[in-house]
Molecule: c-di-AMP riboswitch aptamer (ydaO/yuaA leader)
Organism: soil metagenome
RNA sequence: CGCCGAACCUGCACACGCAGGGCCGGGGAACCACGGUUAAGCAAUGGGGUGAAUCGGCUCCGGCCGUAGGGCGAUCUUCCCGCCCGAACCCGUCAGCUAACCCGGGAGGCGGUUGAGGGAGA
Numbered sequence: 001c002g003c004c005g006a007a008c009c010u011g012c013a014c015a016c017g018c019a020g021g022g023c024c025g026g027g028g029a030a031c032c033a034c035g036g037u038u039a040a041g042c043a044a045u046g047g048g049g050u051g052a053a054u055c056g057g058c059u060c061c062g063g064c065c066g067u068a069g070g071g072c073g074a075u076c077u078u079c080c081c082g083c084c085c086g087a088a089c090c091c092g093u094c095a096g097c098u099a100a101c102c103c104g105g106g107a108g109g110c111g112g113u114u115g116a117g118g119g120a121g122a
Stems, first nucleotide, its partner, number of pairs: 001111004008021005023105005032096001046094001047091004055066004069085005075122006
């Protein structure tokens, strides 16, 4: 200096804590949605949230190949091209949407050292 991400800014402190704000998330009416019955099968593994991170196949069970979707290429947008990700965690039997209202977060992890793909527009 730049990237992912809401994760940046201000004030008071100097104890690295507190408070406030940009921004982000959850709960929570009416209306709407859901529901009820019958049949077959199954016997269990409830359900939900943040996030792009879902789903399918194969497997020597190590993983591999794809995929919904997402990110980057240095003013911004867009097209082409190229390179990547496609995780992890949380709530705790409970939550559809949802005005008022209520409750929280405001982290962490990476790359570069004069280099930066091309076209068009602003």